[in-house]
Molecule: transfer RNA
Organism: Candidatus Altimarinota bacterium
This record gives sequence, C1' cells and structure tokens, in this order.
RNA sequence: CGCGGAGUAGAGAAGUGGUAUCUCGCAAGGCUCAUAACCUUGAGGUCAUUGGUUCGAUUCCAAUCUCCGCAACCA
Repeated sequence: CGCGGAGUAGAGAAGUGGUAUCUCGCAAGGCUCAUAACCUUGAGGUCAUUGGUUCGAUUCCAAUCUCCGCAACCA
C1' cells in the first nucleotide's frame, strides 16, 4: 500500500431519513432503626471530524482521523 468491520452520556449497548433511547454507574428524594435491595425524579450527548444529498441526516454518499481483524511483506 490492498480488503473488511467499528467510533452514540462516566462504562456497555440499541437506534435502516422525522422528539437521540436502554442497562449499569452518579446526584436528590421515598422506604428502613440503619445499610443493602426496591420505588420515584434529575443531571450528564457539538452521535469521531469535515463536506455533500435532502424540507429534514446518528441513519444515505465522499474524504480524513483513531481502533480492531484479514491479506501481503519481513524474520
């Protein structure tokens, strides 16, 4: 250099063009003698970056960056 996959909240994931969700974690409250568990609520997101298509993009297209795998190369 070639081929393929992945990048979404602190962690792990879903989301095939129309309000960005779930689980865990975190904070507050409830419950309890108390802790855990359980219940309720909340905070936390420039959806890797840039551009394009579209009335509208996490989603489609192109380039770039990072990571993983395969192939190739070397030994």